[in-house]
RNA sequence: AGGAUGUUUUCAGGAGAGCGUGGCACCGGCCACCGCCGAAGGCGUAACUCCCAUAAUCGCUCAGGCAAAAGAACUGGCAACAUCCG
Numbered sequence: 001a002g003g004a005u006g007u008u009u010u011c012a013g014g015a016g017a018g019c020g021u022g023g024c025a026c027c028g029g030c031c032a033c034c035g036c037c038g039a040a041g042g043c044g045u046a047a048c049u050c051c052c053a054u055a056a057u058c059g060c061u062c063a064g065g066c067a068a069a070a071g072a073a074c075u076g077g078c079a080a081c082a083u084c085c086g
Stems, first nucleotide, its partner, number of pairs: 002085007010077004018034001020033005035066003041062001042060003
C1' cells in the first nucleotide's frame, strides 16, 4: 500500500396493513369510533452458566403506521474517524 471490525455522514434498494365510517374545519388538517400492520423507537423473553447480567427479523402493540408523500429494520456503494492485522 492493503485488509478486517465498529461508529457516523451520504447515496441506492426496502415489506405489511381500511384512499373505512361520522363530525368539525376548509390547500396540506383535527377529533371520535371500530377493523388491521409490524421492519423507527420502546417493552418482554431462551440457552450458554449454580445465581445475576445479557439477544432477536420471536412476542406485545405504548408509540408509530394502514392510497400517494414521508418514515422504515435490514442490505449494498462512497467517504471520515477509532481499533486490530500487515